[in-house]
RNA sequence: UUGCAGAAAGAACUAUUGGUUCGUAUAUCUUCGAGGAUAAGGCUCGAAAGUUUCUACCGAAUGGCCGUAAACCAUUUGACUACGAAUUUUAAUUAGGGAUUA
Numbered sequence: 001u002u003g004c005a006g007a008a009a010g011a012a013c014u015a016u017u018g019g020u021u022c023g024u025a026u027a028u029c030u031u032c033g034a035g036g037a038u039a040a041g042g043c044u045c046g047a048a049a050g051u052u053u054c055u056a057c058c059g060a061a062u063g064g065c066c067g068u069a070a071a072c073c074a075u076u077u078g079a080c081u082a083c084g085a086a087u088u089u090u091a092a093u094u095a096g097g098g099a100u101u102a
Base pairs, nucleotide, nucleotide: 008101009100013096014095015094017092018088019087020086021085022084023083024082025081026056030048031047032046033045034044035043041066042065050057058078059077060076061075062074063073064072
């Protein structure tokens, strides 16, 4: 230097989980019961309904309204969960693959 064998490592690539985005569901909406506050207040608990659907059903802000009573209203903004699709390794999982190499 070349060849062979073996051990360890192991790229591209593929699939999957995941990430991101979009779509569908649901409007984080509605109804009822009980308790509770009172213009510096307007809340809490339970139940029903809503979804080819499991879960969740609250937070914050602004404005209005209620002349002291038992009742709130409107608007803005923020997701989670289920399913489907697209895209993706410049974070991550699992499996295949085996270029290459002490």
Predicted 3D model of a 102-nucleotide RNA (Purine riboswitch aptamer) from a Halobacteroidaceae bacterium. RNAcentral holds the sequence, with entries from Ribocentre. Its Rfam family is "Purine riboswitch aptamer". Rfam describes the family as follows. Riboswitches are metabolite binding domains within certain messenger RNAs that serve as precision sensors for their corresponding targets. Allosteric rearrangement of mRNA structure is mediated by ligand binding, and this results in modulation of gene expression. A class of riboswitches that selectively recognises guanine and becomes saturated at concentrations as low as 5 nM. In Bacillus subtilis, this mRNA motif is located on at least five separate transcriptional units that together encode 17 genes that are mostly involved in purine transport and purine nucleotide biosynthesis. It has also been shown that some members of this family are specific for adenine instead. Hence this family are termed purine riboswitches. The literature on the family includes a 2013 paper in Nature by Reining et al., "Three-state mechanism couples ligand and temperature sensing in riboswitches". Its mean pLDDT, the model's own confidence on a scale to 100, is 76.